[in-house]
This record gives sequence, structure tokens and C1' cells, in this order.
RNA sequence: GCGGGCGUAGCUCAAUGGUAGAGCCCCAGUCUUCCAAACUGGUGACGCGGGUUCGAUUCCCGUCGCCCGCU
Repeated sequence: GCGGGCGUAGCUCAAUGGUAGAGCCCCAGUCUUCCAAACUGGUGACGCGGGUUCGAUUCCCGUCGCCCGCU
């Protein structure tokens, strides 16, 4: 320098045009003499900038970061 893959919640992962979900974690409550466990509820996220579209996490372009391969 070229090609490919991946960027979503504190962590690990879904969702492939139409309200962004789950598990673990965290917070509150119930229970318990207390703690843990269990149960119920809650906070919180689409790497960034443009484009297409009535509507973009999703499609297109660029860019940044990480990983892999080639040279």
C1' cells in the first nucleotide's frame, strides 16, 4: 500500500428497513433476626460524518478504532 471481518447497555451477545431486546452486573422493593439465594420492578446503549428512503442499528459512501490475510 491492497483486500476482508467486527464496532449495539459496565461486560458477553441478539435484532438485517417500521417503538433496540436478552443474560450477567448495578439500584430499589418483597422475603429473612442479619447476609446470601429466590421473586418483582427500574436506570442505562446502535463508533463518527454524510447520502438514499415517508422512515436507517439495518442499505450506500467516507472516516476512526480493533483483528486477520496479501504485498

Transfer RNA from Saccharomonospora viridis DSM 43017, 71 nucleotides, folded computationally. Rfam family: tRNA. The family's RNA type in Rfam is transfer RNA. It is recorded under the gene name tRNA-Gly-TCC-1-1. NCBI's taxonomy places the organism under Bacteria, Bacillati, Actinomycetes, Pseudonocardiales, Saccharomonospora viridis. Its mean pLDDT, the model's own confidence on a scale to 100, is 82.